[in-house]
RNA sequence: CAAGUAAACCGGGUGAUCGUCCUGAGAAAUCAGGGAGGAAAGUCCGAGCUCUACCGGGCAGGAUGCUGGGUAACACCCAGGAGGGGUGACCCUACGGAAAGUGCCACAGAAACAUACCGCCCCGCUUGAGCGAGGUAAGGGUGAAAUGGUGAGGUAAGAGCUCACCAGCGGCUGGAUGACCAGUCGGCUGGGUAAACCCCAUCCAGAGCAAGACCGAAUAGAGGGAUGAAAGGACGCCCGGCCUGUUCCUUGGGUUGGUCGCUUGACCCUGAUGGUAACAUCAGGGCUAGAUAGAUGAUCACCGCUCCGCUUAGUCGGAGUACAGAACUCGGCUUACAGGUUUACUUGGCCU
RNA sequence: GCCCCAGUAGCUCAGGCGGACAGAGCAGCGGUUUCCUAAACCGCGUGUCGGGCGUUCGAGUCGCCCCUGGGGUACCA
Numbered sequence: 001c002a003a004g005u006a007a008a009c010c011g012g013g014u015g016a017u018c019g020u021c022c023u024g025a026g027a028a029a030u031c032a033g034g035g036a037g038g039a040a041a042g043u044c045c046g047a048g049c050u051c052u053a054c055c056g057g058g059c060a061g062g063a064u065g066c067u068g069g070g071u072a073a074c075a076c077c078c079a080g081g082a083g084g085g086g087u088g089a090c091c092c093u094a095c096g097g098a099a100a101g102u103g104c105c106a107c108a109g110a111a112a113c114a115u116a117c118c119g120c121c122c123c124g125c126u127u128g129a130g131c132g133a134g135g136u137a138a139g140g141g142u143g144a145a146a147u148g149g150u151g152a153g154g155u156a157a158g159a160g161c162u163c164a165c166c167a168g169c170g171g172c173u174g175g176a177u178g179a180c181c182a183g184u185c186g187g188c189u190g191g192g193u194a195a196a197c198c199c200c201a202u203c204c205a206g207a208g209c210a211a212g213a214c215c216g217a218a219u220a221g222a223g224g225g226a227u228g229a230a231a232g233g234a235c236g237c238c239c240g241g242c243c244u245g246u247u248c249c250u251u252g253g254g255u256u257g258g259u260c261g262c263u264u265g266a267c268c269c270u271g272a273u274g275g276u277a278a279c280a281u282c283a284g285g286g287c288u289a290g291a292u293a294g295a296u297g298a299u300c301a302c303c304g305c306u307c308c309g310c311u312u313a314g315u316c317g318g319a320g321u322a323c324a325g326a327a328c329u330c331g332g333c334u335u336a337c338a339g340g341u342u343u344a345c346u347u348g349g350c351c352u
Numbered sequence: 353g354c355c356c357c358a359g360u361a362g363c364u365c366a367g368g369c370g371g372a373c374a375g376a377g378c379a380g381c382g383g384u385u386u387c388c389u390a391a392a393c394c395g396c397g398u399g400u401c402g403g404g405c406g407u408u409c410g411a412g413u414c415g416c417c418c419c420u421g422g423g424g425u426a427c428c429a
Base pairs, nucleotide, nucleotide: 001348002347003346004345005344006343007342008341009340010339012303013302014301015300016299017298018297020035021034022033023032024031025030037323041334042333044332045331046330047329048328049208050207051206052205055240056239057238058237059236061204062203063202064201065200066080067079068078069077070076081095082093083092084091085090096199097198101197102196103193104192105191117140118139119136120135121134123132124131125130148166149165150164151163152162153161167189168188169186170185171184172183173182174181175180212260213259214258215257222251223250224249225248226247231244232243233242253428254427255426267286268285269284270283271282272281273280274279304321305320306319307318308317309316353425354424355423356422357421358420359419362378363377364376365375371409380396381395382394383393384392402418403417404416405415406414
């Protein structure tokens, strides 16, 4: 210098005028202060909070899935193991179980899980060449996938039949908290699919701030249906217990107001300590939107950044400046994002 | 805001339990018949199965992430 990998961050600034939501002051006019994001988004997970007198058991259903840790919790995060990719920095993984059972594996192929089509070999008949009975997964052919792979010995031909190395499986020993790793022994060697049913382990009540509480206003406690000790009781079915006990469903009627919930919170910043880290503890400091059809905006000037053009290289002109916008609140994940900054590292080239 | 559902030919829908080249009706196009049209008969094409990534030998179908469209949901007695 070029190409790249990982992590963190910014994502316009200043001023003026007009306008808007909240809070405070004021009798009022008005004045002062505060007012979007890294994703506020998708609503995909996990919680807080609130209600359902929801208390227990079974079935069904759902979620997660290598190990250890973190956390209020998680499908998140950190560290590690195994497998895969890359020259490398580094990255990716839905990564329990296929000797519990069942299903499926189209077409092709003899055969897709129990099998001999061609070929090879032996025996018998017959001997031109075939027929019958067997052995053989070494060779051919089919397929996404074919009976561990390569080589040597061996054999009638073959075959882990035997041996060496490699892959897998099982036993034993040692190490690690563990996933697992290392060594050694045994020829033990018949697929795949669980993002098919399923099995194993762990976990799970539902609804959601339009939850819910209070005040005020208005209306026909009207019609229909179920039930008559039944019905209802917040995912589905069954059982038990308990509660309300005229209850439930539906049509019709009325209102379209206010207050709380509502923003001080598993909060943010700085430092120290413990820990590889995620994170935890302690100390000091800070307050940072709360609307209810929904405020956070508009215009102008100057500057910044990017691109293009002209050219006298500037004190020029033009265009652009992303994704997107709170609605009970947090922790995550995922997706979108013009342009830019910083740090660490890798590979290649050149110079000293 | 919150909670659900759907997307397959121009239109309306099957297929959803993985297997060759995805079907049906209507519509459209061509032909036969007719002087011409309609009807009838014969034939034909039209699909990134909303998009992307993955699992599998193989995806419309299974899983995940997006996109688009639609529906429901206030309080009182």